[in-house]
RNA sequence: UCCGAAAAAGGCAAACCAGUCGAAAGGCCGGGGCGCAAAGCCAAGGGUCUACGGUCUCUAAAAAGGCUAAGACAGCCUGGCUGACGAAA
Numbered sequence: 001u002c003c004g005a006a007a008a009a010g011g012c013a014a015a016c017c018a019g020u021c022g023a024a025a026g027g028c029c030g031g032g033g034c035g036c037a038a039a040g041c042c043a044a045g046g047g048u049c050u051a052c053g054g055u056c057u058c059u060a061a062a063a064a065g066g067c068u069a070a071g072a073c074a075g076c077c078u079g080g081c082u083g084a085c086g087a088a089a
């Protein structure tokens, strides 16, 4: 370096619940604990999600639906940066 132990020390925290911000996806905070060796960080490529607004279809007008600027997700994959511990191979 690789690898990841029914190892040790410490760490993170899904669903769900309460509060809060947001149009929403979702964020933050507390509880909680499914899991995680990068579940630390970066939206660069792919992917997924949202669609206040914009636009198109439809409509008498709405409603509804399509697309989308933009936004979100790093606990979907790839890539980049950093990093604790140390059995076996």
Stems, first nucleotide, its partner, number of pairs: 003086002011036002016031002019028003034075001040081003044078003047073004053068005
Molecule: c-di-GMP-I-GGC riboswitch aptamer
Organism: Bacillota bacterium